[in-house]
Context: one part of a larger RNA
């Protein structure tokens, strides 16, 4: 000097990001239990006492032998009767020890505050949680070969169900609310008018060409060039008819989402209930707010402390809180976070001895 374990004067959290770790508590029996609350609970809340042994006695179960009575005359009914054995509920007395659940097992409690309602589920091997779920809640979609899923499909599931039903989204027990904005973007609805794929339609042109005419060369047959041009086959190809979407016209937010700026103003001062203006779709209503959300900031003020960048309670300048990506509460819960206090204690003042097994040295 390391691992595990024991015990410790005086202090008792002074350690430390943090009581992490250790210790305290503990079983069973009685008394006894606050705030709050969904009236169940909070509750083992807390805080209090008793616990061994010997002796006496109360009490409780059972109930034998004997005696009495009855009648169906019996291993038979029925009363008194207290023997014996059982329980260990009580009461006195007494006695021993530090200690009596004498070991071993075996809760540490209590305030306040975030988040989440609860039991649940999770990163198999760094996270258990305020994340996931969850019953409720509400919008959609689906009438039944349902709708959505899976498969090239047959064909499964959904469902051997039917709207009190079945898929998707959000939210996320319960109370008490869930406000303005439909301009934009989604989604419903319309169906006049605009524009519009393929198609449909063919004006009109062009390739090719019977035919025929004109120049030109040549005697000529021919051969070059123009120009006009029928059916036919074939290119191209205007107007015009076309659907659905888009434009358009309306609805809708527990749909995506958004929810203003400047100046003036009160007879101390400030401050502005009030007025002007500018601009928008409309300007954040309740509720809450230095917050799991505040830059500035350790805002201020109160409380706690000798002292408190944390905490809890209040202001409101909300850098940048907000109403189902829910908003403010909330008994109960939680290996959850964060502040506090009692207990207790080697955490630590600040170390010390001890046990076992290592490290090390011989071997």
């Nucleotide at each position: 000097c390391c691992c595990u374990c024991g015990u410790u004067a005086a202090g008792g959290a002074a350690c430390u990001a943090g009581a992490c770790a250790a210790a305290u508590u503990g079983g069973c029996c009685c008394u006894g239990u606050a705030a709050c609350u969904u009236a169940g609970g909070g509750a083992g809340a807390a805080a209090g006492g008793g616990u061994g042994c010997c002796c006496g006695u109360g009490g409780g179960g059972u109930g034998a032998a004997g005696c009495c009575c009855g009648c169906u005359g019996g291993c038979c009914g029925g009363g008194c009767g207290g023997a014996g054995c059982c329980c260990u509920c009580g009461c006195g007395g007494g006695u021993c020890g530090c200690a009596g659940c004498a070991a071993a097992g075996a809760g540490g409690c209590c305030c306040a505050a975030g988040u989440g309602a609860c039991u649940g589920u999770u990163u198999a091997a760094c996270a258990a949680a305020a994340a996931c779920a969850c019953a409720g809640g509400u919008c959609u979609c689906u009438g039944c070969u349902a709708a959505g899923c899976c498969g090239a499909a047959a064909g499964g599931c959904g469902a051997a169900g039917u709207a009190u039903a079945g898929g998707g989204g959000c939210u996320g027990a319960c109370g008490c609310g869930u406000g303005c904005c439909c301009a934009g973007u989604g989604c419903c609805g319309g169906a006049a008018g605009g524009u519009u794929a393929u198609g449909g339609g063919g004006a009109g042109g062009g390739g090719u060409c019977c035919g025929g005419c004109c120049c030109g060369a040549g005697c000529a047959a021919u051969c070059g060039g123009g120009c006009c041009a029928a059916a036919g086959c074939u290119c191209c190809g205007a107007a015009c008819c076309g659907a659905a979407g888009c434009c358009c016209c309306g609805g809708u937010g527990a749909a995506c989402g958004g929810c203003g700026g400047c100046c003036g103003u009160a007879a101390c001062u400030a401050u502005a209930a009030c007025g002007g203006u500018c601009c928008u779709a409309a300007g954040g209503u309740a509720g809450c707010g230095a917050a799991a959300u505040c830059c500035c900031u350790u805002g201020u003020c109160g409380g706690g402390u000798a002292a408190g960048u944390u905490c809890c309670g209040a202001c409101c300048c909300g850098c940048a809180c907000g109403a189902a990506u829910c908003g403010c509460g909330u008994a109960a819960c939680a290996a959850c976070u964060u502040g506090g206090g009692c207990a207790u204690u080697g955490u630590c003042u600040c170390a010390a001895c001890g046990a076992g097994g290592g490290a090390c040295u011989c071997g």
Molecule: large-subunit ribosomal RNA, domain IV
Organism: Pseudomonadota bacterium